Predicted 3D model of a 474-nucleotide part of an RNA (small-subunit ribosomal RNA, 3' major domain) from an uncultured bacterium. Its Rfam family is "Bacterial small subunit ribosomal RNA". The coordinates come from a structure-prediction model, not an experiment, and the mean pLDDT is 84.
Context: one part of a larger RNA
């Protein structure tokens, strides 16, 4: 100067508390130990590893194994030399490939494309090393700090500025001061969203006019509403009162969609932790070269005494189940979305309309409401789990999908010790879309819908900021 301290002031923060829901106990999903195995590829390890990489392991992917094949090679460029090209059809094989046969691409030729065999350069390596490296990425932490420049103090390391007295989310800002100034952070300048004005109105709209219709903006037609999407207005503590040092700045109100950063978001300073990735890609220097390179069929990543993380239905009446009936949002769709019609108890099958999509379809939103029934039972709750029949994708569904019907009906009566979100359109609950994808989603990312209790308050736990004091560490 730091750091550190079961020192001391002062302050924040779903840290605590005060709520509301949950994990921890069952069943299965899932990822990770561990044991197993011929392989269960590699990685990520407190917090910041463990539904992580991976927005989707039947083959493919595949990095892993056994086993069958190649050796200039699956991929680049040069030269040389063949050749009635690639194909295509038969044997042999799982395929890969081998072997026979057949096969007339351009051009008049010369050649050229393409195959083969040969030489050289050499290719390739998901091989080690993240503690050699870029890049990128997480984490203190969207916490208020991290600094320099001149000058002044100090032999000097440093120190001042950055302390101090309010103040603010904030080194925000005022005010005092050997210090004055400035830079990277804050913040505001960007985006959605909330209120309104212009413009513009088709594929969305419909108030007056007019026509129709069993109904319907369904037509003519309006540019008024809604919505669309462009350009602007609007919030600055700007305006009153209080407090306050007359300052910053608080607290109250007035207007007002919105009030004091209005809500979200996107944005991560100096660094820390040789974090994380050599498997995304780039690369040093190391090893491998008839293999640690490359093809190919299988088979494994999907194993299961057993532990852990992270979910998802439950354990029931604020509920199950059975009829009826409303109401969104954001999105997607061409080797695609696929409608009305039939056909099946259903998964789905025919079926093909109409849409490159405010026009068509995906597409009935669910929970909520109305009305019946159960009646405190291991039940009309739960639905695992086996057994049977089938549906779709896809050469192929046995190891290893997914949904559908019929049976079956397991633990489960609210879970110890211990812990985790969360402060409002949250939380808790309902459903819907998307990526990825042939098929597969309880996951992840997104979307509306219903819609809460609390918070006295900083003594405690945690992390963190400032200011000061120890100190045997720097």
């Nucleotide at each position: 100067u730091g750091a550190c301290g079961g020192g001391g002031a002062c302050c924040c923060g779903c840290a605590c508390a005060a709520g509301c829901a949950g994990c921890g106990g069952a069943g299965c999903a899932u990822g990770u130990g561990g044991c197993u195995u011929a392989a269960u590829u590699c990685g990520a390890a407190g917090c910041a590893a463990c539904g992580c990489g991976a927005a989707g392991a039947a083959c493919c992917u595949u990095a892993c194994c056994a086993g069958g094949g190649c050796u200039u090679g699956a991929c680049u460029g040069u030269c040389a030399g063949g050749u009635g090209a690639a194909g295509c059809c038969g044997c042999g094989g799982a395929a890969a490939c081998g072997c026979g046969g057949u096969g007339g691409c351009c051009g008049a030729g010369a050649g050229g494309a393409g195959c083969c065999u040969g030489a050289u350069a050499c290719a390739g390596g998901u091989g080690g090393u993240g503690c050699a490296u870029g890049g990128c990425u997480g984490u203190c932490g969207u916490c208020a700090g991290c600094u320099c420049g001149u000058g002044u103090c100090g032999u000097g390391a440093g120190a001042u500025g950055u302390u101090g007295g309010g103040u603010u989310a904030a080194g925000u800002c005022c005010c005092g001061c050997a210090a004055c100034g400035a830079g990277c952070g804050c913040a505001a300048c960007c985006c959605c969203u909330a209120c309104u004005g212009c413009c513009a109105g088709u594929u969305a709209c419909u108030a007056a006019c007019a026509g129709g219709u069993a109904a319907u903006g369904c037509u003519g037609a309006g540019g008024a509403c809604u919505c669309u999407g462009g350009c602007g207005g609007a919030a600055c503590u700007g305006c009153c009162g209080g407090u306050g040092a007359u300052a910053a700045a608080c607290c109250g109100g007035a207007g007002g969609a919105a009030g004091g950063u209005g809500g979200g978001g996107a944005u991560g300073a100096c660094g820390u932790c040789a974090a994380g990735u050599c498997a995304u890609c780039a690369u040093g220097g190391c090893c491998c070269u008839u293999a640690u390179g490359u093809c190919c069929a299988g088979g494994g990543c999907u194993a299961c005494a057993c532990a852990c993380g992270u979910g998802c239905u439950a354990c029931a009446a604020u509920g199950g189940u059975u009829g009826g009936u409303a109401c969104a949002g954001a999105g997607u769709g061409a080797c695609g979305c696929g409608a009305a019609g039939c056909g099946g108890c259903g998964a789905c099958g025919u079926g093909g309309a109409g849409c490159g999509a405010a026009a068509c379809g995906c597409a009935u939103a669910a929970a909520a409401c109305c009305a019946a029934u159960c009646g405190u039972a291991g039940u009309u709750c739960g639905g695992a789990u086996u057994g049977g029949a089938g549906u779709c994708u896809g050469a192929a569904a046995c190891u290893c999908g997914a949904c559908u019907c019929c049976a079956u009906g397991a633990a489960g009566u609210u879970g110890g010790a211990a812990u985790c979100g969360c402060u409002a359109g949250u939380a808790a609950u309902c459903g819907c879309a998307u990526a990825u994808c042939a098929g597969c989603a309880c996951g992840a990312u997104g979307c509306g819908g219903u819609g809460a209790a609390u918070a006295c308050g900083u003594u405690c736990c945690c992390g963190g900021g400032c200011c000061u004091u120890g100190c045997a560490c720097u």